[in-house]
RNA sequence: UAAUGUUCUCAGGGCGGGGUGAAAGUCCCCACCGGCGGUAAGAGUCUCGACUUAAGCCCGCGAGCGCUUUCCAAGACAAUUGGAAAGGUCAGCAGAUCCGGUGUGAUUCCGGAGCCGACGGUUACAGUCCGGAUGAAAGAGGACGAAA
Numbered sequence: 001u002a003a004u005g006u007u008c009u010c011a012g013g014g015c016g017g018g019g020u021g022a023a024a025g026u027c028c029c030c031a032c033c034g035g036c037g038g039u040a041a042g043a044g045u046c047u048c049g050a051c052u053u054a055a056g057c058c059c060g061c062g063a064g065c066g067c068u069u070u071c072c073a074a075g076a077c078a079a080u081u082g083g084a085a086a087g088g089u090c091a092g093c094a095g096a097u098c099c100g101g102u103g104u105g106a107u108u109c110c111g112g113a114g115c116c117g118a119c120g121g122u123u124a125c126a127g128u129c130c131g132g133a134u135g136a137a138a139g140a141g142g143a144c145g146a147a148a
Base pairs, nucleotide, nucleotide: 001148005144006143007142008141009140010139016030017029018028019027031128032127033117034116035061036060037059038058042053043052044051045050046049056115057114064093065092066090067087068086069085070084071083072082073081074080097113098112099111100110101109119131120130121129
């Protein structure tokens, strides 16, 4: 220097105004928000060679729902329904971007116009309210140890 390991900590933002109505933070008009890693021509720092930072909609990941497997209960041995646990490969949902400019090069820069957002709940349909969740987790950082 450091493969690999143990452990700890951290790890999501947003409805303000108006309208309708018996009722809406759920509908309509105007608003507001953008997890993690990668990529990078912008920006910044400087020892001028690097470093830091920069995408919701480009590539991938995560939570959630689904799905699959196992177990339990009801049922008729079944179909089916409910509950619990496991898997994360399966990829079904998992989403959503174009136009103009510059340029060798940009879905990333500049300008403009768009679009998207799990599940359950609710006097009325939810990205923004409540709930699972004081949860889980992509990952980030610290400590200890350490093959070679």
The RNA shown here (FMN riboswitch aptamer (RFN element)) has 148 nucleotides and comes from Mesorhizobium huakuii. Its Rfam family is "FMN riboswitch aptamer (RFN element)". A reference for the family is Wilt et al. (2020), "FMN riboswitch aptamer symmetry facilitates conformational switching through mutually exclusive coaxial stacking configurations", J Struct Biol X. Of the family's consensus pairs, 97% are formed in the model. Model confidence (mean pLDDT): 76 of 100.